[in-house]
Context: one part of a larger RNA
Molecule: small-subunit ribosomal RNA, central domain
Organism: uncultured bacterium
């Protein structure tokens, strides 16, 4: 390299759309580039390797026979791959009826609480732990009554319930807008399916401008604990968390399980469609499609477990792996305001 792997042992890119490229539904008819096949050249000879021989024998040396799986040229053959042409509808896709949905962006609404201000009423404590202090409080605190101001998040409903490629989505209401499902089975006619590069999204926390800031809290303070306590528990408390624009590009970004496609016992919940039955008009139990869970055969597995939402049987195509450390580190390159990020070794060692 090969060949074996990648759910947990080393391995699935964080998702996606797509360029090249690989692969790639019926049936028919044509060409013949792969493919088969046939004929001529050529594939120097030596050497090797089969069978004779000729030196007493071997080493050596001689004949002869195959071989050189390869080129090239030419005639055929038409299954399969290519191609070309016309065609089909079962794969895509698109129309038409629908009903589901925290799926996106953008505006306005809203009720609870939390802290704060003002004014009442009220007096000595309030908080807060294991127990405490630190801290707040006769300048009138905590409580408790009324009105204000502001920011942040939506209790219950709430459901191994839904929506979205991921990330992620949760008050209400509008607008705009992206998918998926279900039927019907008019329409296009293979338009597919993966996808090197590539472009786009992408949680927090971090950067940059320029707002906001209730409540929370990295850093920092000061009380405790302790032998010490640069913690764990208390009192405060800054970036932040939030809002525009813009970077960052990365996670246990997990199902630690690429993506499509078909095939392979059953069992049972639930979510959103539909069909027909049977009905006493309450509902009962049947099937089909797409999602989401348990549970379980057969098969797989070291094993644990997975089992139609496979980790099973095959097929296509992309990403990866290849002993531990050394190290996701130097160095070079690209990108980043930085922070870093990508890509990524080797000596040395075991």
């Nucleotide at each position: 390299c090969u060949g074996g792997g990648u759910g947990u042992a080393a391995a699935g890119g964080g998702a996606g759309c797509g360029u090249a490229g690989a692969c790639g539904g019926u049936g028919c008819a044509g060409c013949a580039a792969g493919u088969c096949u046939g004929a001529u050249g050529u594939g120097a000879a030596a050497g090797g390797u089969c069978g004779g021989g000729g030196c007493c024998c071997a080493a050596c040396c001689c004949c002869g026979g195959g071989a050189c799986u390869g080129c090239a040229u030419u005639g055929g053959a038409a299954a399969c791959u290519g191609u070309u042409g016309a065609a089909c509808u079962g794969g895509a896709g698109u129309a038409c009826a629908g009903g589901a949905g925290a799926g996106g962006u953008a505006a306005g609404c809203g009720g609870a609480a939390u802290u704060c201000c003002u004014a009442g009423u009220g007096u000595a404590g309030c908080g807060g732990u294991g127990a405490a202090a630190u801290g707040c409080g006769u300048g009138g605190a905590u409580a408790u009554u009324a009105g204000g101001a502001g920011g942040a998040a939506c209790a219950c409903c709430a459901g191994u319930g839904g929506c979205g490629a991921a990330g992620g989505c949760g008050g209400c209401u509008u607008a705009c807008u992206g998918g998926a499902c279900u039927g019907u089975a008019a329409c296009u006619g293979a338009c597919g399916u993966u996808g090197a590069g590539g472009c786009u999204c992408g949680a927090a926390a971090g950067c940059g401008u320029g707002g906001g800031g209730a409540g929370c809290a990295a850093a920092c303070a000061g009380g405790a604990u302790u032998a010490g306590a640069u913690a764990c528990c208390c009192u405060g408390g800054u970036a932040g968390u939030c809002c525009a624009c813009g970077c960052c590009g990365u996670a246990a970004a997990c199902g630690a399980u690429g993506a499509c496609u078909a095939c392979u016992a059953g069992g049972u919940g639930u979510c959103g469609g539909g069909g027909g039955a049977c009905g006493a008009c309450a509902g009962u139990g049947c099937c089909c499609c797409g999602g989401u869970g348990c549970c379980g055969g057969c098969g797989c597995a070291a094993a644990c477990g997975c089992a139609a939402u496979a980790a099973g049987u095959a097929g296509u195509c992309c990403a990866c792996c290849u002993g531990g450390g050394g190290a996701g580190u130097a160095c070079g390159u690209c990108c980043g305001c930085a922070a870093g990020g990508a890509u990524g070794a080797a000596a040395c060692u075991c």